[in-house]
RNA sequence: GCGGAUAUGGUGGAAUUGGCAGACACGCAGGUUUUAGGUACCUGUGCCGACGGCGUAUGGGUUCGAGUCCCUUUAUCCGCA
Numbered sequence: 001g002c003g004g005a006u007a008u009g010g011u012g013g014a015a016u017u018g019g020c021a022g023a024c025a026c027g028c029a030g031g032u033u034u035u036a037g038g039u040a041c042c043u044g045u046g047c048c049g050a051c052g053g054c055g056u057a058u059g060g061g062u063u064c065g066a067g068u069c070c071c072u073u074u075a076u077c078c079g080c081a
Stems, first nucleotide, its partner, number of pairs: 001080007010026003019064001027045006046054003057073001059071003
């Protein structure tokens, strides 16, 4: 240099043919139980200017609608030379 794969909350990961982003699990916070801890169970847990918006590596495009399609760039990994 060329080709390919991957990138989603604090973590691992899901999302059908483009139609509610974050299911499920872990972690964390609070609670019940316990003398205490652990176990078990229940509730909550992205961001902001908060009844409305924003958010899927970056920046654009297509579309009524994009994590998903197209282009660009970046990072990591694999292969070829």

The RNA shown here (transfer RNA) has 81 nucleotides and comes from an uncultured Eubacteriales bacterium. Its mean pLDDT, the model's own confidence on a scale to 100, is 80. The sequence was found in a public genome assembly.